Large-subunit ribosomal RNA, domain VI from an Acidobacteriaceae bacterium, 253 nucleotides, folded computationally. It matches the Rfam family "Bacterial large subunit ribosomal RNA".
Context: one part of a larger RNA
């Protein structure tokens, strides 16, 4: 940009792509068979191996936005209490996200049609003979079957509800995203919960400062499960989405 006006929702499948994996044990049954020695088919079950996928409930990893602890400097005048720095200083945990080593899930089942190869009736050739005519069975393979993608499928499909003539509508812009190089997608723009903020929760950390009390002091104890707590989950308009501008008609002939 087209799909002859828009917008939102549901589809329909032309054609692609993806999956198709495999063991070991138990029973059938020490049965068929086989002189033993050994030892099945078909059938049921249970359990793992590699591989995918999705996902973060549980374990683990990260987690320079969270919390302690800790050592050397320098700094806030000094104590105390903090902050730079030095790998993040070092250490010990850590939300949410994203992850595997974690959790769940999957290969099935089953329809046609076949090959190889096994039949049935059955002549040519009074017999035989699965073939000549006819008719079956037969596979991890083939076409459906499952899962994705899909109407630029220019052959551009269907279906629903609604809008509507500088209109519907769309853009430009702003606040933002479990979307995302960037376009693009989605969510809001005050008739608002879209970020931030603030409260409250929830997480993690692990008992803050100051003050009192004992101890010469290191320090402990109480106040006190205290303080702080990132992206997590509500709630609130306090701040920011201000006001605006442009395409788009006159022909759904």
């Nucleotide at each position: 940009c087209g799909u002859a006006g828009g917008a939102g929702a549901u589809u329909u499948g032309a054609a692609g792509g993806g999956g198709g994996c495999u063991g070991u044990c138990c029973u059938u049954a020490g049965u068929a068979c086989g002189a033993g020695a050994g030892g099945a088919c078909c059938g049921g079950g249970a359990u793992g191996g590699a591989c995918g996928a999705a996902c973060c409930u549980c374990u683990u990893g990260u987690g320079u936005u969270c919390c302690a602890g800790u050592u050397g400097u320098c700094c806030u005048g000094c104590c105390a209490a903090g902050g730079g720095c030095a790998c993040g200083g070092c250490u010990g945990g850590g939300u949410a996200g994203c992850g595997a080593a974690g959790u769940u899930c999957g290969g099935u089942u089953g329809u046609g049609a076949u090959a190889a190869c096994c039949g049935c009736u059955g002549a040519a050739u009074g017999c035989a003979u699965a073939u000549a005519a006819g008719c079956g069975g037969g596979a991890a393979g083939c076409a459906c079957g499952c899962c994705c993608u899909a109407a630029g499928a220019u052959g551009a499909g269907a279906u629903c509800u609604c809008c509507c003539u500088g209109a519907a509508g769309g853009g430009c812009c702003c606040a933002g995203g479990a979307a995302g190089a960037c376009g693009a997608c989605c969510u809001g723009g005050u008739u608002g919960a879209u970020a931030g903020g603030c409260u409250g929760g929830g997480u993690g950390u692990g008992a803050a400062a100051g003050c009192g009390c004992a101890g010469u002091g290191a320090u402990g104890c109480g106040u006190g499960a205290a303080g702080c707590u990132u992206a997590c989950c509500a709630g609130u308009a306090c701040u920011a989405a201000u006001c605006g501008c442009c395409c788009g008609u006159u022909c759904g002939g």